The RNA shown here (Glycine riboswitch aptamer) has 101 nucleotides and comes from Amycolatopsis cihanbeyliensis. It matches the Rfam family "Glycine riboswitch aptamer". Its family is annotated with glycine biosynthetic process in the Gene Ontology. About the family: This family represents the bacterial glycine riboswitch. Its mean pLDDT, the model's own confidence on a scale to 100, is 76.
RNA sequence: AGAACCCGCGCGGGAGAGAUCGGGUCGGCAACAGCCGGCUCGGCGCCGAAGGAGCAAAUCCUCCCCGGAACCUCUCAGGCAUCAAGGACCGUGCGGGUGAG
Numbered sequence: 001a002g003a004a005c006c007c008g009c010g011c012g013g014g015a016g017a018g019a020u021c022g023g024g025u026c027g028g029c030a031a032c033a034g035c036c037g038g039c040u041c042g043g044c045g046c047c048g049a050a051g052g053a054g055c056a057a058a059u060c061c062u063c064c065c066c067g068g069a070a071c072c073u074c075u076c077a078g079g080c081a082u083c084a085a086g087g088a089c090c091g092u093g094c095g096g097g098u099g100a101g
Stems, first nucleotide, its partner, number of pairs: 005097009018044001020043010045080003051076001052074003059067001
């Protein structure tokens, strides 16, 4: 001086799924009713790329046991117009660790 790898932070990108049904409440329009929007509660339906949970093969001389991944599965949590938030993962900058050659 230093590739690759790991961790943290910043920046950029980042999907999917009911603008569904009913109740309550607030506001606006109308004004007999009703309509629209916001919030909230419950129901049914749905999504999965935070988190969580589950598992195969390889793996030992043989057998058994244990271990054994995920954007695979479940959907507890979370989420389901736009916006916002979140967001695996990708790129990049900085800091730290490690350190091939």